Predicted 3D model of a 103-nucleotide RNA (c-di-GMP-I riboswitch aptamer) from Deinococcus piscis. The model forms 100% of the base pairs in the Rfam consensus. It matches the Rfam family "c-di-GMP-I riboswitch aptamer". From the family's description: GEMM was predicted in a large-scale screen for bacterial structured RNA regulatory elements.

RNA sequence: UCUCGAUAAAGGCAAACCCUCUGUGAAGAGGGGACGCAAAGCCUACGGAACUUUCAUGCUCAGCCCCUUGGGGACUUGCAUCAGAGUUGGCCGGGCCACCGAA
Numbered sequence: 001u002c003u004c005g006a007u008a009a010a011g012g013c014a015a016a017c018c019c020u021c022u023g024u025g026a027a028g029a030g031g032g033g034a035c036g037c038a039a040a041g042c043c044u045a046c047g048g049a050a051c052u053u054u055c056a057u058g059c060u061c062a063g064c065c066c067c068u069u070g071g072g073g074a075c076u077u078g079c080a081u082c083a084g085a086g087u088u089g090g091c092c093g094g095g096c097c098a099c100c101g102a103a
Base pairs, nucleotide, nucleotide: 004101005100012037013036017032018031019030020029021028022027035090041096042095043094046093047092048091049088050087051086052085053084054083056081057080058079059078064073065072066071067070
């Protein structure tokens, strides 16, 4: 120096939840609080995954309108697919920087 990570030492970060603020939202920021973390430090202009939102297409509960026994039209709830934009690094792979030094 690299790999590695110990009932070591010094420390560090801060999940859920609560309060305030921002955002259509996922979520983010600050304060409190600790589930945990050897990178839970940074990077989404490297790849995936999940989530949000908008458009389009298809299906669709209940109803509405027109003509009449079957069809057409508008609107609406929910779901799926595709595309755009966004969120999550404490989702994973990956990249970069870094404290300590047992085996």